[in-house]
RNA sequence: CGGGAUGUAGCGCAGUUGGUAGCGCGUAUGGUUCGGGACCAUAAGGUCGCGAGUUCGAAUCUCGCCAUUCCGACCA
Numbered sequence: 001c002g003g004g005a006u007g008u009a010g011c012g013c014a015g016u017u018g019g020u021a022g023c024g025c026g027u028a029u030g031g032u033u034c035g036g037g038a039c040c041a042u043a044a045g046g047u048c049g050c051g052a053g054u055u056c057g058a059a060u061c062u063c064g065c066c067a068u069u070c071c072g073a074c075c076a
């Protein structure tokens, strides 16, 4: 320098055809227990990496940029 993949809750991930942003773990509260663990119920938590465009409507499509990572090229 060229090409690919990934970026969504504290962590790990899903989101298929553009139409209410979800699951597991964790956290908080309550129940249960003599207490804890386990179990059960409820709740909180999101600029969907950043910016722009298309659209009635974008996590999803298009363009640019950033970060991580892989492959190749170049140099030594």
Base pairs, nucleotide, nucleotide: 001072002071003070004069005068006067007066010025011024012023013022019056027043028042029041030040031039049065050064051063052062053061

Model confidence (mean pLDDT): 81 of 100. A computed fold for a 76-nucleotide RNA from a Clostridia bacterium, annotated as transfer RNA. NCBI's taxonomy places the organism under Bacteria, Bacillati, Bacillota, Clostridia. The RNAcentral record of the sequence draws on ENA.